[in-house]
C1' cells in the first nucleotide's frame, strides 16, 4: 500500500430498518447462613469506535475516518 473481516455495557455477545438497545458472567444493595460461599431478589452501568449521509424512522444502509486481526505483495 492493496483487499476482507471485526468495533455495542468493566469482560464475552445478542438484537428482521421499527416498543424503552437485551443475556450471561461481573459490581453494588438485600434475603439465606453462627459467619464466608452458593442459592433466590432486586439495581447500578450504553454518544452502539469518530463524522457526516439516506430514511417517517439507523446498531442494522450509504460515505470518509480512527482502532484491531486475517491475507497478498
Nucleotide at each position: 500500500a492493496c483487499g476482507c473481516c471485526c468495533g455495542u455495557a468493566g469482560c464475552u455477545c445478542a438484537a428482521u430498518g421499527g416498543u424503552u438497545a437485551g443475556a450471561g458472567c461481573a459490581u453494588u444493595g438485600g434475603u439465606c447462613u453462627u459467619a464466608u460461599a452458593a442459592g433466590c431478589c432486586a439495581a447500578a452501568g450504553g454518544u452502539u469506535g469518530u463524522g457526516g449521509g439516506u430514511u417517517c424512522g439507523a446498531g442494522u444502509c450509504c460515505c470518509a475516518u480512527c482502532g484491531g486481526g486475517c491475507g497478498u505483495a